[in-house]
Molecule: small-subunit ribosomal RNA
Organism: anaerobic digester metagenome
């Protein structure tokens, strides 16, 4: 420090999500030892039982009880007194507040015990518990009545203080404070213990008075949540006076006066929460946090109250109220674990019903000593830090075993075994601390005596622990995640969109490095892993540190309040700033040195950091005062432009309506039509007249104006610019939260008006429908007056001011003689900036200084609450819940019912044709046992198949084999093979003969086991290989350079040209590769070479046939050559590349055709040609036989023959190719048959011989337009061949039969010259079987104006929400399931306040006829003073009633939301998305939407 995820890819934006560190933690496997630490986060629920606060006999009396030298000691127990329980220890329920942190204040305060000082403690009384005795009651617990002590309690004395009053001084901060003076009031005590003893001393407690420390109390500034959908709160409230109260100020409390006090710097009110020191995290700022340690606070079952005390309104006190529990003899009592331990409950989850006062503290005591769940220690628990350890060395037959394999091997691996050490730790033994010092007691010493020194005995829960030291022995000790990417770390094998897994992207539909499970590796390590939670990466709330033209995000505008901000000069001031010194910031804690446990975690010394606060100094900057300037701003003066406002008046054009007049059948609309209007006279024509809106040209990225807007002249009122002058004013500036005003259209009221247009509505067409587009009409409204509403793409998607920063240009206003100045409004650009596009003196640049927004997406501008509005609605404005995404900008492709150019039998121009008939083929479909597979838009369909009667054959019934019809390896046999006959059988096959050189190097047969064989079974979406298409379109790419943040772009694009990315010229590009073109091959003309089987010009010979000699010139064979290349000329372009003519030449501009098919497309075909990886199969899916079946038949589609007729039909005659094939084979000639065909056999393995007569055609006849002498299907008979075998099911023939069909509908196909059309010949497949196929001559055409349109590619551009790429991709309503949430009659709680009743304990205040030891008087009865019960009033929880608040739960029913692989209706958006799309509004429709009106260009 960054990583992964939007995308085809890219930058950005922006949200998810990992990596990291924490923890009072839980949960899953696992687990060896020490050390130091932590352990109910939930029910402030409920508690059984023990224990947690008592002491003091040196204050009292009394009871029992041991010793006793009889004097006495000493010890227990219940009481009176005394101190302590107000501490120490739990919890965090409450609280948002002087609780709590900090820093101050008290001249407004109190303190027990302790410390120092000075002083004093005189002298009386009279009770009372305990105890006794009566008595109540079941118990708690009492009444009466008797006796008694005190350091208990009560009067007096004194001293010093204290109040008050006056008075003299110092001080101070108003009150006052201090030092004295006078006067009046008041106001103390207590002793016991030891010593030596006349009387004194010791230590302790008593009581005043002052100071001290500690401690508590008030007050005050400043700090620390969250909500404005909580904006108003407040009646003792706010202050003053003057009483009360308190320690003590003080509305804390009463009277009485005033009407304040608080609050946008957020009061009130709901909600949450204890508050810091710290503790996590982070570079830090910062954000969470508040377990344990420490410092404050509250609280102690829930509410109130006070009492005692120095201190409480008091956890282990008291009284009332209320809930629970328990005891009761029903009358009544008891109780409070949020102490320690421990139950129950509740929870994901938190221990022991332990030892001990050794120690450190605390209480009581003089004191020893008591008490002390505070403590200190062990116990459970890996909860959490930290140390150790489970061996070290050596050890290659790389052992065995498991994994994988490519079968060779390779990992696991020096790993183990084995050898040769060591003993930490565990075991057993032995030894053994520190922590212990002090009181006390013993001795010595000091001293009057004590104090204090000195020394010594004794004092340890932990614990026989820590530590040592021995002995045995490698002995006792390894797990848990994880290995698709982020992220270190890979096979196999199961599974098959199922199991499952996933943090987040995703992963599993048969070859899963992603599930499971093994081996193997990697990480941590007595622990790993998982969840939960913080922080952190997140600059993802941005003070450090973020943004708003388009990604989220400038308010419609302006005018301004309070806030912020604020020219320029000098003084002074010193609140901000700064600088030094001081105070506080507990203690841990951080952090820095050093030391202590063998390290270390822990501990310990010592020093640093923060933050507020005082006091001195400085005086630049900000702020304050105060005087001053004129550059900012305003005022004057002088001019000027303007659709800037408002009212008024006024003018022409044009629509439409109405009258008159000419005039006739049509107008009108539209893509075409239809409604509609018109013979009752429309349109159209011409006058004439109403009436209302609206102002053509001038019009202009021209003006104005804050926006919104503002346009015919003219007249008044009127606001605001700009130019210019420097006379005035003297910072008067700028922004602007709330407010306040303006605010297009659309709407809303009331009242006019109403031509035109036109939401709705209506009819007409459109269409599947058309609730729309389009035509016909046509009302709200558009228009005026006043009043409301307050939104807009209300945009420049760009808040306002101010200042700076290169240039050119247009324009409108002003001002200069002129260059040029101001102030607008534009456009190109430079730097800069920007994700990018763009912006660029009219910033989106530099920089200030104020105000407004934003924080992923959807839910949603939606509920719910408030405010405004007559309403519509508008302003503010969430959440559950769902997802990893949404998004900007620009890239490359595809794509358009965008545009541009050029092409192509692609339209056109033509010429045959399909489509109709029949048949012949292939297909779908249907039928079957079976009709075997495959191919399916172009690219399947006379395709695979260049040829199913058996075979073929893969399909179907039936018979049969099972190491097998077929390969290879191993054994055992060896005359046994094959063939041939017979026999059973449908064969296969069995069986029996006969046979004799296939075979013994057993390679042949059979038989036998075993590895295996075999499979036209499956996956063409694992696959190679071939193939088809786009398409023979002209493209597809690279290296190096350059641009560009990069995806990419240039190049390859432009100008021209070409069949061509073919060439030429230009250029940030220079080359270069596949592809075009050529190299091949066939043809077209020639030339050499050869001459048999081919020719035959001249010669010779003939049966007159190149036959035959004879030649090889010719024709032709078939090798090698030659020619064409825009090479010449001319025009022309751009002096080019080429075009066009022309000459020459067999051939002219790639001559004509064939092979050849870049880079990719379509998971295109094919597993059934072949080969091949998995999987499946094995008496079967394999082999074989027989017999069917692939030919099937209502129908549909596709290729195709044949025809429909006279450009023909038939008869006869007769002329001319060219390429092929032939020995299981072509098959002459001749005979025979009407014919297919028979028979014969000659010749050829072929330039020699056969197939083999080409036919159209040309000479004649004949038929005369008719279903025919046209057509030839179906049939019927009788044949012919092939072949074991034509019944399923063959082709041929004679003979007879003579179906549909008269040129074909919407629609489509093919073709540009030796083509189309036509006409016939071969061949391959083959035993036979072609109307197809592949070839081959023969005759031989019409047409192309051209590129508007259809179809398909190409180059260039634009859009664009497509990228699976338009067969995209997407919007709504409905229906179905499931989540959350609003409303909802209602009904069920919670809180907190009012009002009112009733009112406990308790203080307070009255009263006090009833009681009562101290004091007074009195002899005494009594009486006085004082006190108390009681009683009464004020106050006053808890409860009760009521009525409204507020908040939660639920609820029939409803609303719209969201989310679901395959539901229904359209198709509205995205391209001009087929009617441009979006914004406001308002009607209207099943839905998306559509129409009106204004607006926006996104």
């Nucleotide at each position: 420090a960054g990583a992964g995820u939007u995308u085809g890819a890219u930058c950005c934006u922006g949200g998810c999500u990992c990596a990291g560190g924490a923890u009072g933690a839980a949960c899953g496997c696992u687990g060896g030892c020490g050390g130091c630490g932590u352990g109910c986060c939930u029910a402030a629920u409920a508690c059984a039982u023990g224990c947690a606060a008592g002491u003091c006999g040196a204050g009292c009396g009394c009871a029992c009880u041991a010793c006793u030298u009889c004097g006495g000691u000493g010890g227990u127990g219940a009481g009176c007194g005394g101190c302590g329980a107000a501490c120490g220890g739990g919890u965090g329920a409450g609280u948002a507040a002087c609780a709590c942190g900090u820093a101050g204040g008290u001249a407004a305060c109190a303190u027990g015990u302790c410390c120092a000082u000075a002083c004093g403690a005189c002298g009386a009384g009279g009770a009372u518990a305990a105890c006794g005795g009566u008595u109540g009651g079941a118990a708690a617990c009492g009444a009466c009545u008797g006796c008694u002590a005190a350091g208990a309690c009560u009067g007096g004395a004194u001293a010093g203080g204290a109040a008050u009053a006056u008075u003299u001084g110092a001080g101070g901060c108003a009150u006052c404070u201090u030092a004295g003076a006078u006067a009046u009031u008041u106001u103390a005590a207590a002793g016991g213990a030891c010593u030596c003893a006349u009387g004194a001393g010791u230590a302790c407690g008593c009581g005043u008075a002052u100071g001290g420390g500690g401690u508590g109390a008030c007050c005050u500034g400043c700090g620390g949540c969250g909500c404005a959908u909580u904006a108003g709160c407040u009646a003792g409230u706010u202050g003053g006076u003057a009483g009360g109260g308190u320690a003590g100020a003080g509305g804390c409390c009463u009277a009485c006066c005033a009407a304040g006090g608080c609050g946008a710097u957020g009061a009130u009110g709901c909600g949450u929460a204890g508050c810091c020191g710290g503790a996590c995290u982070g570079a830090g700022a910062g954000g969470u946090u508040g377990a344990a340690c420490g410092g404050c606070c509250a609280c102690a079952u829930u509410g109130g109250g006070a009492c005692u005390g120095a201190g409480a309104c008091a956890c282990g006190g008291c009284c009332c109220a209320g809930a629970c529990u328990c005891c009761u003899a029903c009358g009544g009592g008891a109780g409070g674990c949020a102490g320690c331990a421990g139950u129950a409950g509740g929870g994901a989850a938190u221990u022991u019903u332990c030892g001990g006062c050794a120690a450190u503290g605390g209480g009581g005591g003089g004191a020893a000593c008591c008490c002390u769940g505070a403590c200190c220690g062990a116990g459970c628990a890996a909860c959490g830090c930290c140390g150790c350890g489970u061996g070290a060395a050596u050890g290659a037959u790389g052992a065995a075993a498991u994994a994988c394999u490519u079968c060779g091997g390779u990992a696991u691996g020096u790993a183990a075994a084995g050898u040769u050490c060591u003993u930490u730790u565990a075991u057993u033994a032995g030894g053994g601390a520190a922590g212990a010092a002090u009181g006390g007691c013993u001795a010595g010493u000091g001293g009057a005596a004590a104090a204090g020194c000195u020394a010594g005995a004794g004092u340890g829960a932990c614990g026989g622990u820590a530590c040592c030291u021995a002995a045995u022995g490698a002995a006792u000790a390894a797990g848990c995640c994880c290995c698709g990417g982020c992220u270190a770390a890979c096979u196999a094998u199961g599974u098959g969109c199922c199991a499952g897994c996933a943090g987040c992207c995703g992963c599993g539909g048969u070859a899963a490095u992603a599930c499971a499970u093994a081996g193997g590796g990697g990480g941590c390590a007595a622990g790993c892993g998982u969840u939960a939670u913080c922080c952190g990466g997140a600059a993802u709330u941005a003070u450090u540190g973020g943004g708003c033209g388009u990604a989220a995000a400038g308010g419609g505008u302006g005018c301004g309040u309070a806030g912020g901000c604020g020219g320029u000069a000098u003084g002074u001031u010193a609140a901000g700033u700064u600088u030094a010194a001081g105070g506080u910031a507990u203690a841990a804690g951080c952090u820095c040195a050093u030391g202590g446990c063998u390290c270390a975690a822990c501990c310990a010394u010592g020093g640093g950091a923060g933050g507020c606060u005082u006091u001195a100094g400085a005086a630049a900057c900000u702020g304050g005062c105060a005087u001053g300037c004129u550059a900012g701003a305003g005022u004057g003066c002088a001019g000027u432009a303007g659709a800037g406002g408002c009212a008024a008046g006024u003018g022409g054009a044009a629509u439409u309506c109405c009258a008159u007049g000419u005039g006739u059948a049509g107008c009108g609309g539209u893509a075409a039509a239809a409604u509609g209007c018109g013979u009752a006279a429309a349109u159209a024509u011409a006058u004439g007249g109403a009436g209302g809106a609206a102002c053509a040209c001038c019009a202009g990225u021209g003006g104005c104006g804050a926006a919104g807007g503002c346009g015919g002249c003219u007249u008044g009122c009127u606001g605001g610019g700009c130019u210019g002058u420097a006379a005035c004013u003297g910072a008067c500036g700028c922004u602007g939260a709330g407010g306040c005003a303006c605010g297009a259209a659309a709407g809303c009221g009331u009242g006019g008006g109403g031509a035109g247009c036109a939401a709705a509505c209506a009819g007409g067409a459109u269409u599947a429908g058309a609730u729309a587009c389009c035509c016909u009409g046509g009302u709200a409204g558009u228009c005026c007056a006043c009043g409301c509403c307050g939104u807009a793409a209300a945009c420049g998607a760009u808040g306002a001011g101010u200042a700076c920063u290169a240039a050119g240009u247009g324009u409108u206003g002003g001002g200069g003689u002129a260059g040029c100045c101001c102030a607008g409004u534009g456009c190109u650009g430079a730097a800069g900036u920007u994700a990018a596009c763009g912006u660029a003196a009219u910033a989106a640049g530099u920089a200030c200084u104020c105000c407004g927004c934003c924080u992923g997406a959807g839910u949603a501008g939606u509920a719910c609450g408030u405010g405004c509005g007559c309403a519509a609605g508008c302003a503010u404005g969430a959440a559950a819940c769902u997802c990893a995404a949404a998004u900007g900008a620009a890239u490359u492709g595809a794509c358009g019912g965008g545009a541009c150019c050029a092409c192509g039998c692609a339209c056109a121009a033509g010429c045959g044709g399909u489509g109709g008939a029949u048949c012949a083929u292939g297909u779908u479909g249907u039928u079957u046992a079976a009709u075997u597979c495959g191919a399916g838009g172009a690219u399947a369909c006379g395709c695979g198949a260049a040829g199913a009667a058996c075979c073929u054959u893969a399909c179907c019934a039936g018979g049969u084999c099972u190491u097998g019809a077929c390969a290879u390896a191993c054994c055992a046999u060896g005359c046994a093979a094959a063939g041939c006959u017979a026999u059973a059988g449908a064969g296969a096959u069995a069986u029996a003969g006969u046979g004799g050189a296939g075979g013994u190097u057993a390679a042949c047969a059979u038989g036998g086991a075993u590895a295996c064989a075999g499979g036209u079974g499956g996956u063409g979406c694992a696959u190679g290989g071939u193939u088809g298409u786009c398409g023979u379109c002209a493209g597809c790419u690279c290296g190096u350079g350059u641009c560009g943040u990069g995806a990419g772009a240039u190049g390859u694009u432009g100008g021209g040209u070409u069949a061509a990315g073919u060439c030429c010229c230009g250029c940030a590009a220079c080359g270069a590769g596949c592809g075009c073109a050529a190299c091949c091959c066939c043809u077209g003309c020639u030339a050499u070479u050869a001459g048999u089987u081919g020719c035959u010009a001249a010669c010779a010979u003939u049966u007159c046939g190149g036959a035959u000699g004879a030649g090889c010139a010719c024709u032709c064979u078939a090798a090698u050559g030659g020619g064409a290349c825009c090479g010449c000329c001319c025009g022309u372009u751009a002096c080019a590349a080429g075009c066009g003519g022309g000459a020459g030449g067999a051939a002219g501009g790639u001559g004509g055709g064939g092979a050849c098919g870049a880079c990719g497309u379509c998971a295109a075909a094919u597993c059934a040609u072949c080969a091949u990886g998995c999987c499946c199969u094995u008496u079967a899916u394999g082999a074989u036989c027989u017999g069917g079946g692939c030919u099937a038949c209502a129908c549909a589609c596709g290729u195709g023959c044949u025809a429909c007729a006279a450009u023909g039909g038939a008869u006869g005659g007769u002329a001319c190719a060219g390429a092929g094939a032939g020995c299981a084979g072509c098959g002459a000639a001749g005979c025979u048959g009407u014919g297919a065909a028979g028979u014969g056999a000659a010749g050829c393995g072929a330039a020699u011989c056969u197939c083999a007569c080409a036919a159209a055609g040309c000479c004649a006849u004949u038929c005369u337009c008719a279903g025919u002498u046209c057509g030839g299907a179906u049939u019927g008979u009788a044949g012919u061949c092939u072949g074991c075998a034509a019944c399923u099911c063959g082709a041929c023939u004679a003979c007879a039969u003579g179906a549909a069909g008269u040129c074909g509908g919407a629609a489509u196909c093919g073709c540009u010259a030796g083509u189309a059309a036509u006409c016939g010949c071969g061949a391959a497949u083959c035993a036979g079987a072609a109307u197809g196929u592949c070839g081959c001559g023969g005759u031989g055409a019409a047409u192309g104006c051209g590129u508007u349109c259809c179809c398909g590619g190409g180059c260039c551009u634009u859009g664009u929400a497509c990228a699976c790429a338009c067969c995209g991709c997407c919007c709504g309503u409905c229906a179905c399931a499931c989540c959350a949430c609003g409303a909802a009659a209602g009904u069920c709680g919670g809180c907190a306040a009012c009002a009112c009743c009733c009112g406990a304990a308790g203080c307070c205040g009255g009263u006090g006829a009833c009681u009562c030891a101290a004091c007074u008087c009195g002899u005494a009865a009594g009486a006085g003073g004082g006190a108390g019960a009681g009683c009464c009033g004020u106050u006053g929880a808890a409860g009760g009633u009521g009525g409204g608040g507020u908040u939660g739960g639920u609820a029939a029913u409803u609303g719209g939301g969201g989310u679901g692989a395959a539901g229904u209706c359209g198709u509205a958006a995205c391209a001009a998305g087929g009617u441009a799309u979006c914004c406001g509004u308002a009607c209207c429709g099943g839905a998306a939407g559509g129409u009106g009106c204004g607006g926006a260009u996104g």